This is a predicted structure of a 396-nucleotide RNA (Bacterial RNase P class A) from Robbsia betulipollinis. Taxonomically the source falls in Robbsia (Bacteria, Pseudomonadota, Betaproteobacteria, Burkholderiaceae). It matches the Rfam family "Bacterial RNase P class A". By type it is a ribozyme. A source record names the gene rnpB.
[in-house]
């Protein structure tokens, strides 16, 4: 210096003019004015996991569903985090892993291939052994027989080293052994039992046995061990107009139809009449059907829940850390058909083109946006900072 790795952090900054929504003070009878002060996020997103907070339901336990899974710690809890272990992958820093059981049962395994679950045997390799064939000898009663053969590979057979097939083929590599081979027999890795040391543990690391039995899936059911009641701030509650309706009470209450009927009566229709309006009144028109009053129930709308909290910064202490515990300082949005925004200037940052190396010019400045609050995990995101770390090169 170049190429990496983790950790964290910023998300333009200042002035100025016009607005937007809530506090607060001061004036106003009000309506409003003046003034001062606050207003998006790192994810405010996805709704994916855990929790506060509310109603609801609930004796215990089971059972049925559902979710988590290596070991230890953190936490309000979590499938978050931190650290460790064990694989995998990088030279390394350091990333990644739904990482419990497959002798408790029960299912899966297309294609290929001989053969896929108490293993086979297609080429191959072998043929010690016993049979058949050939060759040579010896006997013989001429039909055999017996001996040998560094003779076929023919037949029984052996074989699982090599080769094919698959994701996967019953321990790997070596060396001995064998007819040819093979945990047949050895080292050494793997596996299993017992067992020392080490560490809370996950496990690591030796030792002594055994020649190897026990293949893969549990991102199929299943088993084992934890956890888990539901709905969700539109949660949940207060106050409440106008119209209808509902129950009391006072008043007022005529006729005719037809229907219901517990025969008390209801509600319906027409006709009379009443109340309100409209005009100065009357006629008339137009509304309206018992009228006051009071209770309660619910809407409209308005209140509380709601923003001071597992909060924020700083420092100390314990701890490898996440985290914790004390101390000091702080107050940082509460809208609700939902505010948080626009312009100019000036700088700053990136890219480009330019230069007379002062600079000048032009474009760009992401992704987004609360809605009952917090821990997280995922995803989007123009640029950009600091810290630590690794590996190579070069220089002192």
């Nucleotide at each position: 210096a170049a190429a990496g790795c983790g950790u964290u952090c910023c998300a333009g900054a200042c002035a100025g003019u016009c607005g937007c929504c809530g506090c607060c003070g001061c004036c106003g009878c009000a309506a409003g004015g003046c003034g001062g002060g606050g207003g998006a996020g790192g994810a405010a997103a996805g709704u994916c996991c855990g929790g506060a907070c509310u109603c609801c339901a609930c004796a215990g336990g089971g059972c049925a569903g559902g979710g988590u899974g290596a070991u230890g710690g953190c936490u309000a809890a979590c499938g978050g985090c931190c650290a460790u272990c064990c694989g995998u992958g990088g030279c390394a820093a350091c990333a990644c892993g739904c990482g419990g059981a497959a002798c408790a049962g029960g299912g899966c395994a297309a294609c290929a291939g001989a053969a896929a679950g108490c293993a086979a045997a297609c080429c191959g390799c072998c043929g010690a052994u016993g049979g058949c064939c050939c060759c040579g000898g010896g006997c013989u009663u001429c039909g055999g027989u017996c001996c040998g053969g560094c003779g076929g590979a023919u037949c029984a057979g052996g074989u699982a080293a090599g080769g094919g097939u698959g994701a996967a083929a019953c321990g790997g590599u070596g060396c001995g052994g064998u007819a040819a081979g093979a945990g047949c027999g050895c080292a050494c890795c793997g596996c299993g039992g017992c067992u020392g040391c080490g560490g809370u543990g996950a496990c690591g690391u030796g030792g002594c046995c055994g020649g190897c039995a026990c293949g893969g899936u549990a991102a199929c059911c299943u088993c084992c061990a934890c956890c888990c009641g539901g709905a969700g701030c539109a949660a949940u509650u207060c106050c409440a107009a106008a119209u209808a309706g509902g129950c009391a009470g006072g008043c007022a209450c005529g006729g005719c139809g037809a229907c219901c009927u517990u025969c008390g009566g209801g509600g319906c229709g027409c006709c009379a009449g009443g109340a309100c309006g409209g005009g100065g009144c009357c006629c008339c028109c137009g509304u309206u059907c018992g009228c006051c009053u009071g209770c309660g129930g619910g809407u409209a709308g308005g209140g509380a829940g709601c923003u001071c909290g597992a909060g924020c910064g700083c420092g100390u202490c314990a701890g490898c850390a996440a985290u914790g515990a004390c101390g000091c300082g702080u107050c940082u949005a509460g809208a609700u058909g939902a505010a948080u925004g626009a312009c100019u200037g000036u700088c700053a940052c990136g890219c480009g083109c330019u230069u007379u190396c002062g600079g000048g010019c032009g474009c760009g400045c992401a992704c987004a946006g609360a809605a009952u609050c917090c821990g997280g995990c995922u995803u989007a995101u123009c640029g950009g900072a600091a810290c630590g770390c690794u590996u190579u090169g070069c220089c002192c």